[in-house]
Molecule: c-di-GMP-I riboswitch aptamer
RNA sequence: AAACGACAAUAGCAAAGCAGUCGAAAGGCUGUGACGCAAAGCUACAGGGCCUAAACCCGAAAGGGCACGGCAGCCAGUUACCGAA
Numbered sequence: 001a002a003a004c005g006a007c008a009a010u011a012g013c014a015a016a017g018c019a020g021u022c023g024a025a026a027g028g029c030u031g032u033g034a035c036g037c038a039a040a041g042c043u044a045c046a047g048g049g050c051c052u053a054a055a056c057c058c059g060a061a062a063g064g065g066c067a068c069g070g071c072a073g074c075c076a077g078u079u080a081c082c083g084a085a
Stems, first nucleotide, its partner, number of pairs: 004083002012037002017032006035073001041078003047075002049071003056065003
């Protein structure tokens, strides 16, 4: 330095649900709450994937398409703490 990850040490994050709030929705934020996490830190046109479809487009309608909206707790990229085997 890289890889790896203990019933180690120190520090940390916080799923679902519930309440409030923003949003067309997906989803976000705050509080509560801990299912879990060795990157559950950060990164969302310019890697892949997934969710939503307001506006717009097509349609007589039903409906269909579409991201300029989201998800990093899907993979990925990137930076970092600790040190048993």